Source information: The prediction has a mean pLDDT of 84. A computed fold for an 89-nucleotide RNA from a Planctomycetota bacterium, annotated as c-di-GMP-I riboswitch aptamer. Taxonomically the source falls in Planctomycetota (Bacteria, Pseudomonadati).
[in-house]
RNA sequence: CCACGACAAAGGCAAACCAUCCGCGAGGAUGGGACGCAAAGCCAUGGGUCCGGGCGUAAUAACCGUCGCCGGAUCGCCAGGCUACCGAA
Repeated sequence: CCACGACAAAGGCAAACCAUCCGCGAGGAUGGGACGCAAAGCCAUGGGUCCGGGCGUAAUAACCGUCGCCGGAUCGCCAGGCUACCGAA
RNA backbone atom coordinates (compact mmCIF):
# COMPACT_ATOMS: atom_id res chain seq x y z
P C A 1 -0.90 3.89 3.56
O5' C A 1 -0.97 2.91 2.30
C5' C A 1 -0.69 3.40 0.99
C4' C A 1 -0.68 2.25 0.00
C3' C A 1 -1.92 1.37 0.00
O3' C A 1 -2.97 1.94 -0.76
C1' C A 1 0.00 0.00 0.00
P C A 2 -4.49 1.62 -0.33
O5' C A 2 -4.71 0.11 -0.83
C5' C A 2 -4.70 -0.19 -2.22
C4' C A 2 -4.73 -1.69 -2.45
C3' C A 2 -5.87 -2.44 -1.77
O3' C A 2 -7.08 -2.34 -2.50
C1' C A 2 -3.85 -3.60 -1.42
P A A 3 -8.49 -2.38 -1.64
O5' A A 3 -8.54 -3.88 -1.11
C5' A A 3 -8.87 -4.92 -2.02
C4' A A 3 -8.57 -6.27 -1.40
C3' A A 3 -9.46 -6.67 -0.22
O3' A A 3 -10.69 -7.22 -0.66
C1' A A 3 -7.20 -7.10 0.32
P C A 4 -12.03 -6.86 0.20
O5' C A 4 -11.74 -7.53 1.61
C5' C A 4 -11.67 -8.95 1.72
C4' C A 4 -11.18 -9.33 3.11
C3' C A 4 -12.08 -8.87 4.26
O3' C A 4 -13.11 -9.82 4.48
C1' C A 4 -9.82 -8.31 4.74
P G A 5 -14.51 -9.30 4.98
O5' G A 5 -14.28 -9.05 6.53
C5' G A 5 -13.82 -10.13 7.34
C4' G A 5 -13.51 -9.61 8.73
C3' G A 5 -14.73 -9.06 9.47
O3' G A 5 -14.59 -9.33 10.86
C1' G A 5 -13.10 -7.35 9.24
P A A 6 -15.55 -10.39 11.56
O5' A A 6 -14.93 -10.60 13.01
C5' A A 6 -13.56 -10.25 13.24
C4' A A 6 -13.20 -10.52 14.69
C3' A A 6 -14.14 -9.88 15.71
O3' A A 6 -14.09 -10.63 16.93
C1' A A 6 -12.01 -8.82 15.79
P C A 7 -15.27 -11.64 17.34
O5' C A 7 -15.82 -11.03 18.69
C5' C A 7 -16.69 -9.89 18.69
C4' C A 7 -16.73 -9.29 20.10
C3' C A 7 -15.37 -8.93 20.65
O3' C A 7 -15.51 -7.79 21.52
C1' C A 7 -16.37 -10.55 22.06
P A A 8 -15.14 -6.31 20.93
O5' A A 8 -13.57 -6.47 20.61
C5' A A 8 -12.65 -6.80 21.63
C4' A A 8 -11.43 -5.89 21.57
C3' A A 8 -11.70 -4.40 21.64
O3' A A 8 -11.92 -3.98 22.99
C1' A A 8 -10.09 -4.86 19.96
P A A 9 -12.90 -2.79 23.32
O5' A A 9 -12.08 -1.50 22.84
C5' A A 9 -10.90 -1.11 23.54
C4' A A 9 -10.27 0.10 22.86
C3' A A 9 -11.24 1.22 22.55
O3' A A 9 -11.47 2.05 23.67
C1' A A 9 -9.91 0.77 20.65
P A A 10 -12.86 2.82 23.85
O5' A A 10 -12.71 4.05 22.83
C5' A A 10 -11.70 5.02 23.05
C4' A A 10 -11.56 5.92 21.85
C3' A A 10 -12.85 6.58 21.38
O3' A A 10 -13.19 7.71 22.16
C1' A A 10 -11.68 5.71 19.52
P G A 11 -14.69 7.85 22.76
O5' G A 11 -15.42 8.77 21.68
C5' G A 11 -16.43 8.23 20.84
C4' G A 11 -16.08 8.52 19.39
C3' G A 11 -17.27 8.63 18.45
O3' G A 11 -17.88 9.91 18.50
C1' G A 11 -15.68 7.20 17.49
P G A 12 -19.46 10.05 18.39
O5' G A 12 -19.74 9.71 16.86
C5' G A 12 -19.15 10.51 15.84
C4' G A 12 -19.37 9.89 14.49
C3' G A 12 -20.83 9.73 14.08
O3' G A 12 -21.37 10.95 13.59
C1' G A 12 -19.65 7.73 13.60
P C A 13 -22.88 11.34 13.94
O5' C A 13 -23.74 10.47 12.92
C5' C A 13 -23.49 10.60 11.51
C4' C A 13 -24.09 9.41 10.79
C3' C A 13 -25.59 9.24 10.96
O3' C A 13 -26.32 10.06 10.07
C1' C A 13 -24.49 7.14 11.20
P A A 14 -27.66 10.76 10.63
O5' A A 14 -28.64 9.53 10.89
C5' A A 14 -29.00 8.68 9.80
C4' A A 14 -29.73 7.46 10.35
C3' A A 14 -31.07 7.80 10.98
O3' A A 14 -32.08 6.92 10.51
C1' A A 14 -29.67 6.61 12.53
P A A 15 -33.53 7.50 10.21
O5' A A 15 -34.36 6.17 9.93
C5' A A 15 -33.93 5.29 8.89
C4' A A 15 -34.55 3.91 9.09
C3' A A 15 -36.04 3.93 9.42
O3' A A 15 -36.83 4.07 8.25
C1' A A 15 -34.90 2.43 10.87
P A A 16 -38.10 5.07 8.28
O5' A A 16 -39.08 4.38 9.33
C5' A A 16 -39.70 3.15 9.02
C4' A A 16 -40.31 2.54 10.26
C3' A A 16 -41.36 3.37 10.96
O3' A A 16 -42.64 3.25 10.34
C1' A A 16 -39.86 2.46 12.55
P C A 17 -43.51 4.58 10.13
O5' C A 17 -43.74 5.15 11.61
C5' C A 17 -44.52 4.43 12.53
C4' C A 17 -44.38 5.01 13.93
C3' C A 17 -44.67 6.51 14.02
O3' C A 17 -46.07 6.77 14.13
C1' C A 17 -42.64 6.02 15.15
P C A 18 -46.64 8.12 13.50
O5' C A 18 -46.16 9.24 14.53
C5' C A 18 -46.61 9.21 15.88
C4' C A 18 -45.93 10.29 16.70
C3' C A 18 -45.98 11.68 16.10
O3' C A 18 -47.23 12.32 16.32
C1' C A 18 -43.80 11.24 16.89
P A A 19 -47.79 13.33 15.22
O5' A A 19 -46.91 14.65 15.46
C5' A A 19 -47.01 15.34 16.70
C4' A A 19 -46.01 16.50 16.74
C3' A A 19 -46.02 17.39 15.51
O3' A A 19 -47.05 18.36 15.55
C1' A A 19 -43.79 16.83 16.08
P U A 20 -47.75 18.82 14.16
O5' U A 20 -46.66 19.80 13.52
C5' U A 20 -46.33 21.02 14.18
C4' U A 20 -45.11 21.64 13.55
C3' U A 20 -45.19 21.86 12.05
O3' U A 20 -45.95 23.03 11.70
C1' U A 20 -43.10 20.91 12.58
P C A 21 -46.73 23.03 10.30
O5' C A 21 -45.58 23.16 9.21
C5' C A 21 -44.82 24.36 9.13
C4' C A 21 -43.63 24.18 8.21
C3' C A 21 -43.95 23.80 6.77
O3' C A 21 -44.37 24.91 6.00
C1' C A 21 -42.16 22.47 7.56
P C A 22 -45.33 24.62 4.73
O5' C A 22 -44.38 23.93 3.65
C5' C A 22 -43.31 24.66 3.06
C4' C A 22 -42.53 23.79 2.10
C3' C A 22 -43.34 23.06 1.04
O3' C A 22 -43.74 23.91 -0.03
C1' C A 22 -41.77 21.57 1.96
P G A 23 -45.17 23.68 -0.71
O5' G A 23 -45.01 22.30 -1.51
C5' G A 23 -44.12 22.22 -2.60
C4' G A 23 -43.99 20.79 -3.09
C3' G A 23 -45.30 20.08 -3.40
O3' G A 23 -45.85 20.46 -4.65
C1' G A 23 -43.89 18.63 -2.17
P C A 24 -47.42 20.86 -4.74
O5' C A 24 -48.18 19.49 -4.40
C5' C A 24 -49.58 19.49 -4.13
C4' C A 24 -50.20 18.21 -4.64
C3' C A 24 -49.53 16.93 -4.15
O3' C A 24 -50.12 16.51 -2.90
C1' C A 24 -49.90 16.84 -6.50
P G A 25 -49.14 16.14 -1.68
O5' G A 25 -48.60 14.68 -2.05
C5' G A 25 -49.50 13.59 -2.17
C4' G A 25 -48.90 12.50 -3.04
C3' G A 25 -47.59 11.93 -2.51
O3' G A 25 -47.86 10.84 -1.63
C1' G A 25 -47.35 12.52 -4.81
P A A 26 -46.84 10.52 -0.44
O5' A A 26 -45.67 9.67 -1.14
C5' A A 26 -45.90 8.32 -1.53
C4' A A 26 -44.82 7.87 -2.50
C3' A A 26 -43.41 7.92 -1.94
O3' A A 26 -43.09 6.74 -1.20
C1' A A 26 -43.45 8.92 -4.09
P G A 27 -42.70 6.83 0.33
O5' G A 27 -41.62 8.01 0.41
C5' G A 27 -40.30 7.84 -0.09
C4' G A 27 -39.79 9.16 -0.61
C3' G A 27 -39.03 10.02 0.39
O3' G A 27 -37.68 9.60 0.56
C1' G A 27 -40.60 11.34 -0.76
P G A 28 -36.92 9.88 1.97
O5' G A 28 -36.65 11.45 1.94
C5' G A 28 -35.74 12.00 0.98
C4' G A 28 -35.79 13.51 1.02
C3' G A 28 -35.37 14.13 2.35
O3' G A 28 -33.96 14.21 2.47
C1' G A 28 -37.36 15.15 1.57
P A A 29 -33.28 14.16 3.95
O5' A A 29 -33.61 15.60 4.56
C5' A A 29 -33.05 16.77 3.98
C4' A A 29 -33.54 18.00 4.72
C3' A A 29 -33.38 17.96 6.24
O3' A A 29 -32.06 18.32 6.62
C1' A A 29 -35.55 18.69 5.70
P U A 30 -31.40 17.64 7.91
O5' U A 30 -32.14 18.36 9.14
C5' U A 30 -32.00 19.75 9.34
C4' U A 30 -32.94 20.24 10.41
C3' U A 30 -32.92 19.44 11.71
O3' U A 30 -31.82 19.77 12.54
C1' U A 30 -35.16 19.85 11.08
P G A 31 -31.16 18.61 13.45
O5' G A 31 -32.22 18.37 14.61
C5' G A 31 -32.46 19.40 15.56
C4' G A 31 -33.65 19.06 16.43
C3' G A 31 -33.61 17.70 17.11
O3' G A 31 -32.76 17.66 18.24
C1' G A 31 -35.75 18.06 16.22
P G A 32 -32.05 16.27 18.63
O5' G A 32 -33.24 15.36 19.17
C5' G A 32 -33.86 15.68 20.40
C4' G A 32 -35.15 14.90 20.58
C3' G A 32 -35.00 13.41 20.78
O3' G A 32 -34.63 13.07 22.11
C1' G A 32 -36.76 13.84 19.27
P G A 33 -33.65 11.82 22.35
O5' G A 33 -34.40 10.61 21.64
C5' G A 33 -35.61 10.08 22.19
C4' G A 33 -36.15 8.99 21.29
C3' G A 33 -35.20 7.80 21.12
O3' G A 33 -35.42 6.88 22.18
C1' G A 33 -36.01 8.52 18.98
P A A 34 -34.30 5.81 22.57
O5' A A 34 -34.62 4.65 21.54
C5' A A 34 -33.69 3.59 21.38
C4' A A 34 -33.94 2.93 20.03
C3' A A 34 -32.85 1.92 19.66
O3' A A 34 -33.45 0.91 18.88
C1' A A 34 -32.92 3.65 18.05
P C A 35 -33.67 -0.55 19.52
O5' C A 35 -33.69 -1.49 18.22
C5' C A 35 -34.92 -1.87 17.68
C4' C A 35 -34.81 -2.15 16.18
C3' C A 35 -33.51 -2.78 15.71
O3' C A 35 -33.46 -4.18 15.99
C1' C A 35 -34.21 -1.10 14.19
P G A 36 -32.02 -4.88 16.13
O5' G A 36 -31.60 -5.14 14.61
C5' G A 36 -30.23 -5.04 14.20
C4' G A 36 -30.15 -4.13 12.98
C3' G A 36 -28.74 -3.88 12.48
O3' G A 36 -28.32 -4.91 11.60
C1' G A 36 -29.86 -1.82 12.72
P C A 37 -26.74 -5.28 11.56
O5' C A 37 -26.09 -4.08 10.72
C5' C A 37 -26.46 -3.86 9.37
C4' C A 37 -25.81 -2.58 8.86
C3' C A 37 -24.30 -2.57 8.92
O3' C A 37 -23.74 -3.21 7.77
C1' C A 37 -25.15 -0.53 9.77
P A A 38 -22.70 -4.38 7.94
O5' A A 38 -21.37 -3.72 7.35
C5' A A 38 -20.57 -2.91 8.19
C4' A A 38 -19.46 -2.27 7.38
C3' A A 38 -18.35 -3.24 6.98
O3' A A 38 -17.63 -2.67 5.87
C1' A A 38 -17.53 -1.71 8.57
P A A 39 -17.86 -3.25 4.44
O5' A A 39 -18.48 -2.07 3.58
C5' A A 39 -17.95 -0.77 3.61
C4' A A 39 -18.80 0.14 4.50
C3' A A 39 -20.14 0.58 3.88
O3' A A 39 -21.09 0.74 4.95
C1' A A 39 -18.83 2.47 4.43
P A A 40 -22.66 0.41 4.68
O5' A A 40 -23.50 1.59 5.31
C5' A A 40 -23.52 2.88 4.68
C4' A A 40 -24.51 3.79 5.40
C3' A A 40 -24.19 4.00 6.87
O3' A A 40 -24.62 5.32 7.27
C1' A A 40 -26.26 2.86 6.65
P G A 41 -23.54 6.48 7.64
O5' G A 41 -22.66 6.70 6.32
C5' G A 41 -23.16 7.49 5.27
C4' G A 41 -22.14 8.53 4.83
C3' G A 41 -22.38 9.05 3.42
O3' G A 41 -23.29 10.14 3.43
C1' G A 41 -20.14 8.38 3.63
P C A 42 -24.48 10.19 2.40
O5' C A 42 -23.76 10.62 1.04
C5' C A 42 -23.12 11.88 0.93
C4' C A 42 -22.27 11.96 -0.31
C3' C A 42 -23.00 11.63 -1.61
O3' C A 42 -23.74 12.73 -2.10
C1' C A 42 -20.92 10.51 -1.56
P C A 43 -25.06 12.46 -2.94
O5' C A 43 -24.53 11.84 -4.31
C5' C A 43 -23.81 12.66 -5.24
C4' C A 43 -23.32 11.85 -6.42
C3' C A 43 -24.39 11.19 -7.27
O3' C A 43 -24.94 12.09 -8.20
C1' C A 43 -22.61 9.67 -6.87
P A A 44 -26.51 12.23 -8.34
O5' A A 44 -26.96 10.91 -9.15
C5' A A 44 -26.57 10.75 -10.51
C4' A A 44 -27.19 9.49 -11.08
C3' A A 44 -28.45 9.74 -11.91
O3' A A 44 -28.46 8.84 -13.01
C1' A A 44 -28.96 8.28 -10.14
P U A 45 -27.68 9.31 -14.35
O5' U A 45 -26.46 8.26 -14.43
C5' U A 45 -25.66 8.18 -15.59
C4' U A 45 -25.05 6.79 -15.73
C3' U A 45 -26.06 5.65 -15.64
O3' U A 45 -26.72 5.44 -16.87
C1' U A 45 -24.18 5.15 -14.29
P G A 46 -28.19 4.82 -16.89
O5' G A 46 -27.93 3.27 -16.68
C5' G A 46 -27.16 2.52 -17.62
C4' G A 46 -27.16 1.06 -17.24
C3' G A 46 -28.53 0.52 -16.87
O3' G A 46 -29.25 0.13 -18.02
C1' G A 46 -26.97 -0.11 -15.20
P G A 47 -30.87 0.06 -17.93
O5' G A 47 -31.13 -1.29 -17.13
C5' G A 47 -32.22 -1.40 -16.26
C4' G A 47 -32.00 -2.54 -15.28
C3' G A 47 -33.12 -2.74 -14.29
O3' G A 47 -34.19 -3.49 -14.86
C1' G A 47 -31.09 -2.68 -13.12
P G A 48 -35.68 -2.96 -14.71
O5' G A 48 -36.03 -3.23 -13.18
C5' G A 48 -35.94 -4.55 -12.65
C4' G A 48 -36.01 -4.52 -11.14
C3' G A 48 -37.20 -3.80 -10.56
O3' G A 48 -38.36 -4.65 -10.56
C1' G A 48 -35.26 -3.12 -9.42
P U A 49 -39.78 -4.00 -10.91
O5' U A 49 -40.17 -3.16 -9.61
C5' U A 49 -40.34 -3.81 -8.37
C4' U A 49 -40.32 -2.81 -7.24
C3' U A 49 -41.31 -1.66 -7.37
O3' U A 49 -42.62 -2.03 -6.98
C1' U A 49 -39.20 -0.80 -6.75
P C A 50 -43.86 -1.33 -7.67
O5' C A 50 -43.85 0.16 -7.13
C5' C A 50 -44.12 0.42 -5.76
C4' C A 50 -43.77 1.85 -5.39
C3' C A 50 -44.53 2.93 -6.14
O3' C A 50 -45.85 3.12 -5.63
C1' C A 50 -42.25 3.51 -6.04
P C A 51 -46.98 3.66 -6.61
O5' C A 51 -46.62 5.20 -6.78
C5' C A 51 -46.67 6.08 -5.67
C4' C A 51 -46.25 7.47 -6.09
C3' C A 51 -47.11 8.10 -7.17
O3' C A 51 -48.23 8.76 -6.61
C1' C A 51 -44.80 8.41 -7.65
P G A 52 -49.70 8.05 -6.72
O5' G A 52 -50.50 9.05 -7.66
C5' G A 52 -50.45 10.45 -7.44
C4' G A 52 -49.73 11.10 -8.60
C3' G A 52 -50.54 11.19 -9.88
O3' G A 52 -51.20 12.45 -9.91
C1' G A 52 -48.38 10.25 -10.30
P G A 53 -51.90 13.05 -11.26
O5' G A 53 -50.72 13.87 -11.96
C5' G A 53 -50.27 15.08 -11.37
C4' G A 53 -49.44 15.86 -12.36
C3' G A 53 -49.76 15.61 -13.83
O3' G A 53 -50.91 16.33 -14.26
C1' G A 53 -47.41 15.57 -13.52
P G A 54 -51.92 15.67 -15.30
O5' G A 54 -51.14 15.77 -16.68
C5' G A 54 -50.76 17.04 -17.18
C4' G A 54 -49.73 16.90 -18.28
C3' G A 54 -50.18 16.06 -19.47
O3' G A 54 -50.99 16.80 -20.37
C1' G A 54 -47.99 15.44 -18.82
P C A 55 -52.14 15.98 -21.18
O5' C A 55 -51.32 15.21 -22.32
C5' C A 55 -50.56 15.95 -23.26
C4' C A 55 -49.71 15.02 -24.10
C3' C A 55 -50.46 13.88 -24.76
O3' C A 55 -51.18 14.29 -25.92
C1' C A 55 -48.46 13.06 -23.82
P G A 56 -52.60 13.58 -26.21
O5' G A 56 -52.20 12.13 -26.73
C5' G A 56 -51.57 11.97 -27.98
C4' G A 56 -50.89 10.63 -28.08
C3' G A 56 -51.80 9.41 -28.14
O3' G A 56 -52.38 9.22 -29.42
C1' G A 56 -49.99 8.98 -26.69
P U A 57 -53.83 8.52 -29.48
O5' U A 57 -53.52 7.01 -29.08
C5' U A 57 -52.71 6.20 -29.93
C4' U A 57 -52.43 4.87 -29.27
C3' U A 57 -53.65 4.02 -28.96
O3' U A 57 -54.09 3.31 -30.11
C1' U A 57 -52.21 4.03 -27.08
P A A 58 -55.65 3.00 -30.27
O5' A A 58 -55.77 1.50 -29.73
C5' A A 58 -55.14 0.44 -30.43
C4' A A 58 -55.33 -0.86 -29.68
C3' A A 58 -56.76 -1.15 -29.26
O3' A A 58 -57.49 -1.81 -30.29
C1' A A 58 -55.31 -1.44 -27.42
P A A 59 -58.99 -1.32 -30.57
O5' A A 59 -59.76 -1.71 -29.22
C5' A A 59 -59.94 -3.07 -28.86
C4' A A 59 -60.47 -3.17 -27.45
C3' A A 59 -61.74 -2.38 -27.17
O3' A A 59 -62.90 -3.11 -27.54
C1' A A 59 -60.16 -1.88 -25.51
P U A 60 -64.09 -2.32 -28.18
O5' U A 60 -64.69 -1.49 -26.95
C5' U A 60 -65.24 -2.18 -25.83
C4' U A 60 -65.53 -1.22 -24.70
C3' U A 60 -66.44 -0.05 -25.06
O3' U A 60 -67.81 -0.41 -25.07
C1' U A 60 -64.60 0.73 -23.79
P A A 61 -68.72 0.06 -26.27
O5' A A 61 -68.86 1.63 -26.06
C5' A A 61 -69.32 2.46 -27.13
C4' A A 61 -69.63 3.85 -26.60
C3' A A 61 -68.53 4.47 -25.77
O3' A A 61 -67.61 5.18 -26.59
C1' A A 61 -70.58 4.63 -24.59
P A A 62 -66.00 5.02 -26.24
O5' A A 62 -65.83 5.85 -24.89
C5' A A 62 -65.90 7.29 -24.92
C4' A A 62 -66.08 7.82 -23.52
C3' A A 62 -64.94 7.55 -22.56
O3' A A 62 -63.89 8.48 -22.72
C1' A A 62 -67.00 7.07 -21.50
P C A 63 -62.38 7.99 -22.34
O5' C A 63 -62.38 7.98 -20.74
C5' C A 63 -62.48 9.20 -20.02
C4' C A 63 -62.64 8.92 -18.54
C3' C A 63 -61.50 8.14 -17.89
O3' C A 63 -60.40 8.99 -17.56
C1' C A 63 -63.58 7.26 -17.18
P C A 64 -58.92 8.39 -17.64
O5' C A 64 -58.87 7.34 -16.45
C5' C A 64 -58.80 7.79 -15.10
C4' C A 64 -58.99 6.61 -14.15
C3' C A 64 -57.93 5.53 -14.24
O3' C A 64 -56.77 5.87 -13.49
C1' C A 64 -60.09 4.55 -14.14
P G A 65 -55.30 5.44 -14.01
O5' G A 65 -55.38 3.85 -14.11
C5' G A 65 -55.24 3.04 -12.93
C4' G A 65 -55.65 1.61 -13.25
C3' G A 65 -54.78 0.89 -14.26
O3' G A 65 -53.65 0.29 -13.65
C1' G A 65 -57.05 0.63 -14.87
P U A 66 -52.24 0.33 -14.44
O5' U A 66 -52.57 -0.45 -15.80
C5' U A 66 -52.78 -1.85 -15.77
C4' U A 66 -52.75 -2.41 -17.17
C3' U A 66 -51.49 -2.09 -17.96
O3' U A 66 -50.46 -3.02 -17.66
C1' U A 66 -53.39 -1.66 -19.31
P C A 67 -48.93 -2.46 -17.50
O5' C A 67 -48.55 -2.08 -19.00
C5' C A 67 -48.49 -3.09 -19.99
C4' C A 67 -48.33 -2.47 -21.36
C3' C A 67 -47.23 -1.43 -21.47
O3' C A 67 -45.94 -2.03 -21.63
C1' C A 67 -49.18 -0.59 -22.49
P G A 68 -44.67 -1.31 -20.92
O5' G A 68 -44.42 -0.03 -21.83
C5' G A 68 -43.99 -0.20 -23.17
C4' G A 68 -44.12 1.09 -23.95
C3' G A 68 -43.35 2.27 -23.42
O3' G A 68 -41.97 2.20 -23.74
C1' G A 68 -45.52 2.96 -24.07
P C A 69 -40.89 2.92 -22.73
O5' C A 69 -41.07 4.46 -23.08
C5' C A 69 -40.78 4.93 -24.39
C4' C A 69 -41.18 6.38 -24.54
C3' C A 69 -40.59 7.33 -23.52
O3' C A 69 -39.25 7.69 -23.86
C1' C A 69 -42.89 7.79 -23.76
P C A 70 -38.21 7.98 -22.64
O5' C A 70 -38.70 9.38 -22.07
C5' C A 70 -38.63 10.56 -22.86
C4' C A 70 -39.35 11.71 -22.17
C3' C A 70 -38.89 12.02 -20.76
O3' C A 70 -37.67 12.75 -20.73
C1' C A 70 -41.24 12.02 -20.81
P G A 71 -36.64 12.48 -19.51
O5' G A 71 -37.42 13.06 -18.23
C5' G A 71 -37.65 14.47 -18.13
C4' G A 71 -38.59 14.76 -16.98
C3' G A 71 -38.11 14.35 -15.60
O3' G A 71 -37.16 15.25 -15.07
C1' G A 71 -40.36 13.71 -15.86
P G A 72 -35.96 14.68 -14.12
O5' G A 72 -36.71 14.19 -12.79
C5' G A 72 -37.27 15.17 -11.93
C4' G A 72 -38.18 14.53 -10.91
C3' G A 72 -37.52 13.65 -9.86
O3' G A 72 -36.87 14.41 -8.85
C1' G A 72 -39.49 12.61 -10.62
P A A 73 -35.60 13.78 -8.07
O5' A A 73 -36.22 12.64 -7.15
C5' A A 73 -37.08 12.99 -6.08
C4' A A 73 -37.61 11.74 -5.39
C3' A A 73 -36.55 10.82 -4.82
O3' A A 73 -36.08 11.27 -3.56
C1' A A 73 -38.20 9.56 -5.96
P U A 74 -34.55 10.99 -3.14
O5' U A 74 -34.51 9.42 -2.86
C5' U A 74 -35.18 8.87 -1.74
C4' U A 74 -35.22 7.35 -1.83
C3' U A 74 -33.87 6.67 -1.87
O3' U A 74 -33.34 6.50 -0.56
C1' U A 74 -35.30 5.72 -3.51
P C A 75 -31.96 7.24 -0.13
O5' C A 75 -30.82 6.38 -0.85
C5' C A 75 -30.86 4.95 -0.74
C4' C A 75 -29.49 4.35 -0.94
C3' C A 75 -28.38 4.98 -0.09
O3' C A 75 -27.56 3.93 0.42
C1' C A 75 -27.71 4.90 -2.35
P G A 76 -27.08 3.98 1.95
O5' G A 76 -28.10 3.04 2.73
C5' G A 76 -28.26 1.68 2.34
C4' G A 76 -29.57 1.14 2.85
C3' G A 76 -30.80 1.89 2.36
O3' G A 76 -31.84 0.94 2.12
C1' G A 76 -30.80 1.85 4.71
P C A 77 -32.72 1.03 0.81
O5' C A 77 -32.38 -0.32 0.05
C5' C A 77 -32.65 -1.59 0.65
C4' C A 77 -32.68 -2.64 -0.43
C3' C A 77 -31.34 -2.83 -1.15
O3' C A 77 -30.47 -3.70 -0.45
C1' C A 77 -33.08 -2.60 -2.75
P C A 78 -28.87 -3.51 -0.60
O5' C A 78 -28.59 -4.12 -2.05
C5' C A 78 -28.84 -5.50 -2.30
C4' C A 78 -28.64 -5.83 -3.76
C3' C A 78 -27.29 -5.45 -4.35
O3' C A 78 -26.26 -6.37 -4.00
C1' C A 78 -29.00 -4.84 -5.86
P A A 79 -24.75 -5.80 -3.79
O5' A A 79 -24.30 -5.36 -5.25
C5' A A 79 -24.04 -6.35 -6.24
C4' A A 79 -23.92 -5.73 -7.63
C3' A A 79 -22.77 -4.77 -7.84
O3' A A 79 -21.53 -5.45 -8.02
C1' A A 79 -24.73 -3.89 -8.82
P G A 80 -20.17 -4.77 -7.43
O5' G A 80 -19.99 -3.49 -8.37
C5' G A 80 -19.71 -3.65 -9.76
C4' G A 80 -19.77 -2.30 -10.47
C3' G A 80 -18.85 -1.23 -9.92
O3' G A 80 -17.52 -1.39 -10.42
C1' G A 80 -21.00 -0.31 -10.22
P G A 81 -16.26 -0.97 -9.45
O5' G A 81 -16.27 0.63 -9.52
C5' G A 81 -16.07 1.29 -10.76
C4' G A 81 -16.29 2.77 -10.60
C3' G A 81 -15.49 3.42 -9.48
O3' G A 81 -14.15 3.70 -9.86
C1' G A 81 -17.73 4.16 -9.39
P C A 82 -12.99 3.62 -8.74
O5' C A 82 -13.21 4.94 -7.86
C5' C A 82 -13.03 6.23 -8.47
C4' C A 82 -13.45 7.32 -7.49
C3' C A 82 -12.80 7.27 -6.12
O3' C A 82 -11.49 7.80 -6.12
C1' C A 82 -15.11 7.64 -5.86
P U A 83 -10.39 7.20 -5.08
O5' U A 83 -10.90 7.71 -3.65
C5' U A 83 -10.80 9.09 -3.33
C4' U A 83 -11.54 9.40 -2.05
C3' U A 83 -11.03 8.70 -0.79
O3' U A 83 -9.86 9.29 -0.26
C1' U A 83 -13.38 8.64 -0.84
P A A 84 -8.82 8.39 0.59
O5' A A 84 -9.61 8.10 1.94
C5' A A 84 -9.87 9.15 2.86
C4' A A 84 -10.75 8.66 3.99
C3' A A 84 -10.18 7.54 4.84
O3' A A 84 -9.28 8.05 5.81
C1' A A 84 -12.43 7.06 4.29
P C A 85 -8.21 7.08 6.54
O5' C A 85 -8.88 6.79 7.96
C5' C A 85 -9.12 7.88 8.84
C4' C A 85 -9.58 7.34 10.17
C3' C A 85 -8.75 6.18 10.73
O3' C A 85 -7.60 6.64 11.42
C1' C A 85 -11.06 5.68 10.91
P C A 86 -6.25 5.79 11.33
O5' C A 86 -6.58 4.47 12.15
C5' C A 86 -6.83 4.54 13.55
C4' C A 86 -7.27 3.20 14.07
C3' C A 86 -6.32 2.05 13.74
O3' C A 86 -5.26 1.97 14.69
C1' C A 86 -8.56 1.40 13.29
P G A 87 -3.76 1.74 14.20
O5' G A 87 -3.58 0.17 14.20
C5' G A 87 -4.10 -0.59 15.28
C4' G A 87 -4.60 -1.92 14.74
C3' G A 87 -3.49 -2.79 14.18
O3' G A 87 -3.37 -3.98 14.93
C1' G A 87 -5.37 -2.64 12.68
P A A 88 -2.08 -4.66 15.41
O5' A A 88 -2.47 -6.16 15.81
C5' A A 88 -3.00 -7.05 14.83
C4' A A 88 -3.90 -8.04 15.53
C3' A A 88 -4.03 -9.38 14.81
O3' A A 88 -2.94 -10.24 15.15
C1' A A 88 -6.17 -8.58 15.38
P A A 89 -2.12 -10.92 13.97
O5' A A 89 -3.13 -12.02 13.42
C5' A A 89 -3.57 -13.04 14.31
C4' A A 89 -4.71 -13.81 13.67
C3' A A 89 -4.44 -14.27 12.25
O3' A A 89 -3.71 -15.49 12.23
C1' A A 89 -6.55 -13.22 12.35
About this RNA: The sequence was found by an Rfam model in a public genome assembly.